Predicted 3D model of a 477-nucleotide part of an RNA (small-subunit ribosomal RNA, 3' major domain) from Shewanella ulleungensis. The prediction has a mean pLDDT of 83. The RNAcentral record of the full RNA draws on ENA and SILVA.
[in-house]
Context: one part of a larger RNA
RNA sequence: UGACGGGGGCCCGCACAAGCGGUGGAGCAUGUGGUUUAAUUCGAUGCAACGCGAAGAACCUUACCUACUCUUGACAUCCACAGAAGAUUGCAGAGAUGCGAUUGUGCCUUCGGGAACUGUGAGACAGGUGCUGCAUGGCUGUCGUCAGCUCGUGUUGUGAAAUGUUGGGUUAAGUCCCGCAACGAGCGCAACCCCUAUCCUUAUUUGCCAGCACGUAAUGGUGGGAACUCUAGGGAGACUGCCGGUGAUAAACCGGAGGAAGGUGGGGACGACGUCAAGUCAUCAUGGCCCUUACGAGUAGGGCUACACACGUGCUACAAUGGCGUAUACAGAGGGUUGCAAAGCCGCGAGGUGGAGCUAAUCUCACAAAGUACGUCGUAGUCCGGAUUGGAGUCUGCAACUCGACUCCAUGAAGUCGGAAUCGCUAGUAAUCGUGAAUCAGAAUGUCACGGUGAAUACGUUCCCGGGCCUUGUACA
Numbered sequence: 001u002g003a004c005g006g007g008g009g010c011c012c013g014c015a016c017a018a019g020c021g022g023u024g025g026a027g028c029a030u031g032u033g034g035u036u037u038a039a040u041u042c043g044a045u046g047c048a049a050c051g052c053g054a055a056g057a058a059c060c061u062u063a064c065c066u067a068c069u070c071u072u073g074a075c076a077u078c079c080a081c082a083g084a085a086g087a088u089u090g091c092a093g094a095g096a097u098g099c100g101a102u103u104g105u106g107c108c109u110u111c112g113g114g115a116a117c118u119g120u121g122a123g124a125c126a127g128g129u130g131c132u133g134c135a136u137g138g139c140u141g142u143c144g145u146c147a148g149c150u151c152g153u154g155u156u157g158u159g160a161a162a163u164g165u166u167g168g169g170u171u172a173a174g175u176c177c178c179g180c181a182a183c184g185a186g187c188g189c190a191a192c193c194c195c196u197a198u199c200c201u202u203a204u205u206u207g208c209c210a211g212c213a214c215g216u217a218a219u220g221g222u223g224g225g226a227a228c229u230c231u232a233g234g235g236a237g238a239c240u241g242c243c244g245g246u247g248a249u250a251a252a253c254c255g256g257a258g259g260a261a262g263g264u265g266g267g268g269a270c271g272a273c274g275u276c277a278a279g280u281c282a283u284c285a286u287g288g289c290c291c292u293u294a295c296g297a298g299u300a301g302g303g304c305u306a307c308a309c310a311c312g313u314g315c316u317a318c319a320a321u322g323g324c325g326u327a328u329a330c331a332g333a334g335g336g337u338u339g340c341a342a343a344g345c346c347g348c349g350a351g352g353u354g355g356a357g358c359u360a361a362u363c364u365c366a367c368a369a370a371g372u373a374c375g376u377c378g379u380a381g382u383c384c385g386g387a388u389u390g391g392a393g394u395c396u397g398c399a400a401c402u403c404g405a406c407u408c409c410a411u412g413a414a415g416u417c418g419g420a421a422u423c424g425c426u427a428g429u430a431a432u433c434g435u436g437a438a439u440c441a442g443a444a445u446g447u448c449a450c451g452g453u454g455a456a457u458a459c460g461u462u463c464c465c466g467g468g469c470c471u472u473g474u475a476c477a
Stems, first nucleotide, its partner, number of pairs: 001477002003474003007471007015461002019425005026316008034307002042053002064302007073125001077124002079121005086103007107114002127291002130289003136285002138280003141276001143274001148187006154163003167178003193268004198236006208225002212223003239262001242256005318418001322377007334365003339358002344353003384415001389410007431453007
């Protein structure tokens, strides 16, 4: 100087408390451990692994296993020889592949040949998701959006070092003020960036419709309009600016006015010096080591989907603030030409047929659902719950057996609110309700985004956890 303390002081955080809803019990989905297996590919492992890499394993993916094959190779450059390339097709085979047949002879040319492609041959070489993240780059997590981390000069000390950065206030903040052997500065904080909340202005189509007309069963449907909404460019606006009080006359804090918004308005992006030899050699790159008729490459089938069990994360429930039936209202944000697909018709339905329109503020996915009105059920393992199983189908796709999703009929399991323990959340939040997108042929209860309805509680900082500053002790570095 640090680190540590079941030392002290001050302060903060959904850290506790106050509340609301969960997990832990059930069924299922998904990931992991374990076990099994020919293989169940590999990685991630306290917080910070476990709906994680994977924004999507039937084949492919795929790295694993079995079997069958290849050896200058599936891929790159160079050399020689032959043939254009390509197209069609027969036989054997699970296919890769092997043996053949037919057709084709193109482009440039100085007629020597050349370009692209294919085959054969020789070797230089290719190739490796093989090992090492404890050799590395890059990227990332975490402490933590915590308020810290340092430097120059000066000064103090023999020195390691200290000072500045401590102290008195204050702040979300090393934020600001005052003081001070310090004076300044840098990386952080804040601001500058984006979205959102109010207003003005410009523009007026595909969006809008107040006023004026036309028309319809109905609809901005039509003429027209530029007011309003919206859209998207430019501006205004919030700065403790104003008033009062407290305070050291400071910084600041408390209250008020005006205002759409008030003291960082709300949200996002943004992550200091560093810590964990944290994670990743399987995104990629890369040193070293290793394999080279195989640890490389191709194909078919299987596996990654197994199942006495254990754990994590979720979904659905256990019902009446509910289930079911009929009627009816209101979003936002997205996607669409290998695509989204309307009306109509067929089917109980998944869906089929159909093909208008749309490269989209025009058409379409697309009915939002909770809600509201009426009816029914009457506390029951039920008109709750939907697992499981049988049958019949639909769709995608060469192909749904291992191993897809969905529909209909039948079946109707556990489950009556969950032990110890444990998680999230402070406001348009929790809770609850639907909607969309990426990936994607098909395949979400996951992920990411969108809006609708919309709470309760916070006395307070004694305690638990994590963190910051000062101080103290130390047989620790």